[in-house]
Context: one part of a larger RNA
C1' cells in the first nucleotide's frame, strides 16, 4: 500500500454534451492473449529453515538436506474474461398512430394599473407618519372627469399542477423549433452505460458599445429617531432594473441528496396517456406528492422518485486556523474567477 467515506458532522462537479479510458445483454462454434495445472531451466555464495560436526558450552564457525516468489521454454485444460466469426431479441435506437405542456427563439396584439402632460370641474389643503418634519400646492395643487404619450410587468386562472439537463419558463395569436409520454410490435440487431480532458448552456450583481427609461431604486442629498444613526422610518433620486450584440461563469447554481442498471410490503391523492366497462369503477405505462413495512442510520430521519440489497463508470473528503488566502500559470477590458500550498500556531 491492498482503507473509511460524501442529506445535515470534511466531502456530489451549477448542468449537459461528448473524446480517450473504464465497464458492458442471449446462444453457438472457433482461438487460447489473460487465467489454471503439470513438466523443466534459472532464481550466486553468504544468509534463513531442517539434520549434524568443530572450539569444555554458547554465541561464532562448518557440512549436507529441503525450500523459496519471480522470470523464461515446453505440455496441457477451456468454466469465466478477451479476439475472430455466426445467430437472436427481452437493453438502446428507427418506423407508425396519438393526444399533453409558463421547454426554446422570432414577430404582432391586447386590456387593468402607475407616471408625465393637455383640456374640463373645483377650493385649500395635499403628501407622510408612532408623531413629525423636509417636499408639494392660491402661478390653482390634492380629489374627479375627459384625452394624449411612454415604459415595464402580464391581476383573477393558480394548484406540494405543468415544462425544462440545469439556470429558469406564466397575458394573447401567428410562425420556425427541441424534449418526454402512451398505444402498435413494423424496421436495425448489443448500436449500450459513464466519462479524465475537451466543447456548449449557465439567476441576479458587474463591465463594453449604442438605445431607452413609466414605476422601482444601491450611490447621493435632505427630514426625522437617537448618547451617536454613516442605519432600521420619511421626502427626494442617479447608475441599474428594460432592449439589440459581445464579456463575466459566479450563488444556500439545494432534494445541501453524481448518472445509468436490476431486486425489495402496503396504502391515500394529483397530473398525462392506455385497455375493459362504459353507472361507479378496474387495469396498465410514465410522472409528481403524503403515509408507512422490511432495511438503513449517530440521530434526525430514508423507505420502488431510498439515504435499503448488489453491479458499473466519474466527482469529491482526509483536524482546526493560516486559507479558497500566497506565489506561479491559464482565462477575463476590469471587477475578479479558476487551479492552488507553506511557514507558524491550537
Nucleotide at each position: 500500500c491492498u482503507g473509511g467515506g460524501c442529506g445535515u458532522a470534511a466531502a456530489g462537479g451549477g448542468c449537459g454534451u461528448g473524446u480517450a479510458g473504464g465497464c458492458g445483454g442471449u446462444c453457438g462454434c472457433g482461438u487460447a492473449a489473460g487465467u489454471c495445472a503439470g513438466a523443466u531451466g534459472u532464481u550466486a555464495a553468504a544468509g534463513a529453515c531442517c539434520u549434524g560436526g568443530g572450539c569444555u558450552u554458547a554465541a561464532c564457525c562448518u557440512a549436507g538436506g529441503g525450500g523459496g516468489u519471480g522470470c523464461g521454454u515446453u505440455u496441457g485444460a477451456u468454466a469465466c474474461u478477451g479476439c475472430a466469426u455466426g445467430a437472436c431479441u427481452a437493453g438502446a435506437g428507427a418506423g407508425c398512430a396519438g393526444g399533453a405542456g409558463g421547454g426554446g427563439a422570432g414577430a404582432a396584439u391586447g386590456g387593468a394599473a402607475u407616471u408625465u402632460c393637455c383640456g374640463g370641474u373645483g377650493u385649500a389643503g395635499a403628501g407622510g407618519u408612532a408623531a413629525a418634519a423636509u417636499u408639494c400646492g392660491u402661478a390653482g395643487a390634492u380629489a374627479u372627469c375627459g384625452g394624449a404619450a411612454g415604459g415595464a410587468a402580464c391581476a383573477c386562472c393558480a394548484g406540494u399542477g405543468g415544462c425544462g439537463a440545469a439556470g429558469g419558463c406564466g397575458a394573447u395569436u401567428c410562425u420556425c423549433u427541441g424534449g418526454a409520454c402512451u398505444g402498435u410490435u413494423u424496421c436495425u440487431g448489443a448500436c449500450g452505460c459513464u466519462g479524465a480532458g475537451g466543447c456548449g448552456c449557465g439567476a441576479a450583481a458587474g463591465c463594453g458599445u449604442g438605445g431607452g427609461g413609466a414605476g422601482c431604486a444601491a450611490a447621493c442629498a435632505g427630514g426625522a429617531u437617537u448618547a451617536g444613526a454613516u442605519a432600521c422610518c420619511c421626502u427626494g433620486g442617479u447608475a441599474g432594473u428594460c432592449c439589440a450584440c459581445g464579456c463575466c461563469u459566479u450563488a444556500a447554481a439545494c432534494g445541501a441528496u453524481g448518472g445509468a442498471a436490476g431486486c425489495u410490503a402496503a396504502g391515500c391523492g394529483c397530473c398525462g396517456g392506455u385497455a375493459c366497462a362504459u353507472a361507479a369503477g378496474u387495469u396498465u405505462c410514465g410522472g409528481u406528492g403524503c403515509u408507512g413495512c422490511c432495511g438503513c442510520u449517530a440521530a434526525c430521519g430514508c423507505a420502488u422518485u431510498a439515504a435499503g440489497c448488489u453491479u458499473c463508470c466519474c466527482g469529491c473528503c482526509u483536524g482546526g486556523g493560516g486559507a479558497g488566502u500566497a506565489c506561479g500559470g491559464u482565462c477575463g477590458c476590469a471587477a475578479g474567477a479558476u487551479u492552488a500550498a507553506a511557514a507558524c500556531u491550537c

Small-subunit ribosomal RNA, central domain from an uncultured bacterium, 346 nucleotides, folded computationally. The full RNA is in RNAcentral, with records from ENA. Rfam family: Bacterial small subunit ribosomal RNA. Its mean pLDDT, the model's own confidence on a scale to 100, is 88.